This is a predicted structure of a 1177-nucleotide part of an RNA (large-subunit ribosomal RNA, half B) from Stratiformator vulcanicus. The full RNA is in RNAcentral, with records from ENA. Its Rfam family is "Bacterial large subunit ribosomal RNA". Its family is annotated with ribosome and structural constituent of ribosome in the Gene Ontology. The source organism's lineage runs through Bacteria, Pseudomonadati, Planctomycetota, Planctomycetaceae and Stratiformator.
Context: one part of a larger RNA
RNA sequence: CGCUGGUUAAGGAACUCUGCAAAAUGGCCCCGUAACUUCGGGAUAAGGGGUGCCCUCGCAAGAGGGCCACAGUAAAUCGGCGCUGGCGACUGUUUACCAAAAACACAGGACUCUGCGAACUCGUAAGAGGAUGUAUAGGGUUUGACGCCUGCUCGGUGCCGGUAAGUUAAGGAAGGGGGUUCACGCUCACGACCGAAGCUCCGGUAAACGGCGGCCGUAACUAUGACGGUCCUAAGGUAGCGAAAUUCCUUGUCGGGUAAGUUCCGACCUGCAUGAAUGGCGUAACGACUGGCGCACUGUCUCAACCGGCGACCCGGUGAAAAUGUAGUCGUGGUGAAGAUGCCACGUCCCCGCGGCAAGACGGAAAGACCCCAUGAACCUUUACUGCAGGCUGAUAUUGGCCUUAGAUACGUUCUGUGUAGGAUAGGUGGGAGGCUUUGAUCUCGGCACGCUAGUGUCGAAGGAGCCGUCCUUGAAAUACCACCCUGAGCUUGUUUGAUGUCUAACACUCGCUCGUGAAUCCGAGCGCUGGACAGUUUCAGUUGGGCAGUUUGACUGGGGCGGUCUCCUCCUAAAGAGUAACGGAGGAGCGCAAUGGUACCCUCAGCCUGGUUGGCAAUCAGGCGGAGAGCGUAAACGUAGAAGGGUGCUUGACUGCAAGAGAGAUAUCUCGAGCAGAGACGAAAGUCGGCGUUAGUGAUCCGGUGGUCCUGUGUGGAAAGGCCAUCGCUCAACAGAUAAAAGGUACUCUGGGGAUAACAGGCUGAUCCCGUCCGAGCGUCCAUAGCGGCGACGGGGUUUGGCACCUCGAUGUCGGCUCAUCACAUCCUGGGGGUGAAGAAGCUCCCAAGGGUUUGGCUGUUCGCCAAUUAAAGUGGUACGUGAGCUGGGUUCAAACCGUCGUGAGACAGGUUGGUCCCUAUCUGCCGUGGGCGUACGAGACUUGAGCGGUUUUCUCUUUAGUACGAGAGGAUUUGGAGGGACGUACCUCUAGUGUUCCUGUUGUCACGCCAGUGGCACCGCAGGGUAGCUACGUACGGUCAGGAUAAGCGCUGAAAGCAUCUAAGCGCGAAGCCUUCCGCAAGAUAAGGUCUCGUUGACCCCGCUGGAAGACUACCAGUUGAUAGGCCGGGUGUGUAAGAGUGGCAACACUCUGAGCUGACCGGUACUAAUGGGG
Repeated sequence: CGCUGGUUAAGGAACUCUGCAAAAUGGCCCCGUAACUUCGGGAUAAGGGGUGCCCUCGCAAGAGGGCCACAGUAAAUCGGCGCUGGCGACUGUUUACCAAAAACACAGGACUCUGCGAACUCGUAAGAGGAUGUAUAGGGUUUGACGCCUGCUCGGUGCCGGUAAGUUAAGGAAGGGGGUUCACGCUCACGACCGAAGCUCCGGUAAACGGCGGCCGUAACUAUGACGGUCCUAAGGUAGCGAAAUUCCUUGUCGGGUAAGUUCCGACCUGCAUGAAUGGCGUAACGACUGGCGCACUGUCUCAACCGGCGACCCGGUGAAAAUGUAGUCGUGGUGAAGAUGCCACGUCCCCGCGGCAAGACGGAAAGACCCCAUGAACCUUUACUGCAGGCUGAUAUUGGCCUUAGAUACGUUCUGUGUAGGAUAGGUGGGAGGCUUUGAUCUCGGCACGCUAGUGUCGAAGGAGCCGUCCUUGAAAUACCACCCUGAGCUUGUUUGAUGUCUAACACUCGCUCGUGAAUCCGAGCGCUGGACAGUUUCAGUUGGGCAGUUUGACUGGGGCGGUCUCCUCCUAAAGAGUAACGGAGGAGCGCAAUGGUACCCUCAGCCUGGUUGGCAAUCAGGCGGAGAGCGUAAACGUAGAAGGGUGCUUGACUGCAAGAGAGAUAUCUCGAGCAGAGACGAAAGUCGGCGUUAGUGAUCCGGUGGUCCUGUGUGGAAAGGCCAUCGCUCAACAGAUAAAAGGUACUCUGGGGAUAACAGGCUGAUCCCGUCCGAGCGUCCAUAGCGGCGACGGGGUUUGGCACCUCGAUGUCGGCUCAUCACAUCCUGGGGGUGAAGAAGCUCCCAAGGGUUUGGCUGUUCGCCAAUUAAAGUGGUACGUGAGCUGGGUUCAAACCGUCGUGAGACAGGUUGGUCCCUAUCUGCCGUGGGCGUACGAGACUUGAGCGGUUUUCUCUUUAGUACGAGAGGAUUUGGAGGGACGUACCUCUAGUGUUCCUGUUGUCACGCCAGUGGCACCGCAGGGUAGCUACGUACGGUCAGGAUAAGCGCUGAAAGCAUCUAAGCGCGAAGCCUUCCGCAAGAUAAGGUCUCGUUGACCCCGCUGGAAGACUACCAGUUGAUAGGCCGGGUGUGUAAGAGUGGCAACACUCUGAGCUGACCGGUACUAAUGGGG
């Protein structure tokens, strides 16, 4: 010193994040018990009283009487209580090993699926669970007892239902086409039409996923806005609640509680960003949950003390670990990869241990978990991409019969046909002058079909002889008649496609009976039931499909993310060749033009001045000045009128095939190009022309399309296919282009790396910050400078916020508190001074000054801050925002959970909230102690000097001077003397107080000594009441002073330079809690090792050992036979409180007397009885 226990004066939560921990409460009996309540509770509520022993009575419960003690559940066992919030109803469950909770579960509510071979789940299947259950059942989702309730929204997404139309696969299929061929045919690619679910579409559904507005105006004070207007929406948040586990601003405002309340309770409503089964609001009871307050109680604290045990320490025995480049391992200042034991400088330092402390060794431990990076990983999510199970659906096979019906198609047949004009419902063309009619015409009535509402067709009835054409209008003329067709419709038959119904024989049967079988719910057979060409299964196809899988999810970047950017052109940066970076400064392009191209010829601008009709500053006209300021499609630069600018004519060189030679570039590629050939344009010709005054207007390769073609053509001929030439398809814009095709989360995380890169700290810098100086516009009645000081200028510091990214990512632990400090001074107080807009007092301001000092509480994690009460004052900063190998762990910053907000989601939030493992035995340096060795030129014992170092250093009040100086008064000193305090320090234990583990006493339970008596053991020393020594503080005593020396600011004397003046230059003086002394302590290893005295080879002296010690970890130190050193003994003291025994009294418990008795550690005095013997140098 730690751990674990015991006790504690006065105070009593002042401690602290928090009463954490401890204390207190406690058993049993009796009395008594509130709000609230779901009437059960709450409740052991709370709060009181009793409790032992003996005698008597009583069956007992108990009653009466007596006795002792501080205390009778006497020990042990053994609830602290109350008030008020939040959350969750409750008992339960959970992260085995940091979270027990508000999370999960729960009874109850709701939605939804499921009719039994159930849904659903597992499985390839067989089969199994569900369930030997059957909708009062089972599965899924959601809410979460109970009470009152649960609003609006179906636009989106999902689910459910519907399905005319659209779209849609495999498959079916009329038909035409390519190739080949004499042909048949074969083959290839198309393909009208038919073809499901799904999607589109139409509805429903929110206790499905979800969602639930803005602006403006308005009432006779103001304010507010019942009211109105307007925009938007699917609908605009109802009831309730509300600064909340949700409120940023915020410690909102008001009230309560407190001396003081960031928490708490009650309100308000301005709800950043409440809200109704992702349930809303209440709620008795319950809770190792989480806030606030109180009572009790206490060492939590003021403020610490003592004591026990176990460690630590010493001795004996045994004997690890991490760690370790080598070590002969100091301080300070500096330097330095930027914080040095190791470098430089200076200082300090004899050699070596032991016990302690932890400031450093960027200490140990763990290849940082934060951050970034990786064309890393893993899980998770989804409307990322691409797939795969699974679901739904169609086709095909297993797969058959019949009826009905629908579509298509073919033959046949019957009908149908309205632009306008026109007697009218004229399908087209051709023929045609007649046709129909008792085998019943015109007309009338009725039914049916069609319909353009005019009529047409047909059937039936009645009826009994006519009706229509050729004429008018029309592009077209008679359905008068005939033929061939068209549109649409009907019918018969055939083919084909689909649908409904039905049949039974495939198939199914997880239905019955019989048999194999002596058991079998299995299997098989038979006879039946039921279903039935469905289902099931196969293959193909469409759709759905985070259920599952594989992956992707860019780079640059003064860390990363967010933002911005990514190719090309022009200028500056760019430093007079070229080139040259930055998230440097400015702009453009992703085209345009058939003339804005070519050529020949001609012309000259912008602007200004003067004049001139409307006419103005500016239109067109005339004259002049004007070298370029204009124009040149488009940005800028360069160029340019001796044209590239402006016109006019003719035109297509905006040509084909090439190309010597150059320039740029890593490559790819880009740029310029005379000249030759062909065919041209313009020009008289020379000539010019392969787009545009120049520099942007863009995209490699693969893959594919189109046109051409002297190329190849898989036995041959063809064809297919390919090549070559031309050309087309990329905001492949992340623009040298990973794929045809790709987003997110991780706090559940992981790996590899990085101090190449962030967060802490250091470093550099010093914008910002703090402090100062200069100038002096102005304020200050007057007056720049008592006190302030605009606009500006110049510095210092390295405490803020930053910048940079230099050490550290094979780890430098991060806020605040506690503890312990230390330094600076830009001084908060105290001390000395100058100025004052200083009368005094109190101030303001500046100078000197770092000796000492610099409070306690309420709130909050807080630093800070606000508040209460004090004070001489409640300083500012540095020290890794000093201090976690010193403590704490409230905050922040892992894993759980809730709320708000964001997100489809996984999840996220310098938003809130509850909970949540802090390791290390010290090698070196350093520091505090304590020894050994050697040295100090002979060995010793004593006593000293003091170089040097350290400590101390404080302040207030009262009183006197004095109610004086001063002042109108109110008020009110300097100075001097005296007294008493606070805090701090040192020493001590007489007093007071604490402890005092066995000094005394009391006493409970139990056991032992045979029993009684008396004692002892154990139960925290069993508990309890006291207490000697010692150690202590709360106690007592003392301390800081005074004084001297040299100074600071300041104040002076004399005094020149400078005939004056001047505190200064020479000289002299005063002047502070500060400096040096004085005072206290250490101190000659002060290696500079000092001095004095005494002793010693005739042995000084020392060591071991022994007895001990108010000395002590060990060691050391001190005493010791010439002795009281320890023990014993004797006496005393102190403490306790009247021992045992006996007697007496009492029935007994017990009392009284002998008796202030007995006992009494450490204290005081005495006494050699015992032991301090002895050995060595």